[in-house]
Molecule: transfer RNA
Organism: Candidatus Micrarchaeota archaeon
RNA sequence: GGGCUCGUGGCUCAGUAGUGGAGCGCCUGCUUUGCAAGCAGGAGGCCGCGGGUGCGAUUCCCGCCGAGUCCA
Numbered sequence: 001g002g003g004c005u006c007g008u009g010g011c012u013c014a015g016u017a018g019u020g021g022a023g024c025g026c027c028u029g030c031u032u033u034g035c036a037a038g039c040a041g042g043a044g045g046c047c048g049c050g051g052g053u054g055c056g057a058u059u060c061c062c063g064c065c066g067a068g069u070c071c072a
Base pairs, nucleotide, nucleotide: 001071002070003069004068005067006066007065010024011023012022013021018055026042027041028040029039030038048064049063050062051061052060
């Protein structure tokens, strides 16, 4: 320098045009002498950044940035 894959709550990942989800973690309550476990509820993400297409973009296209991997 080039090819490919990826970038979504604190972490690990789903979701691939029509209102953004799960598990773990965090907070509150119940339960306990207390802790853990369990149960119920809650907070937390304008989906890496900018542009394009489209009635509508996390999703499709282009550029940039970052990570991984392969080639040189």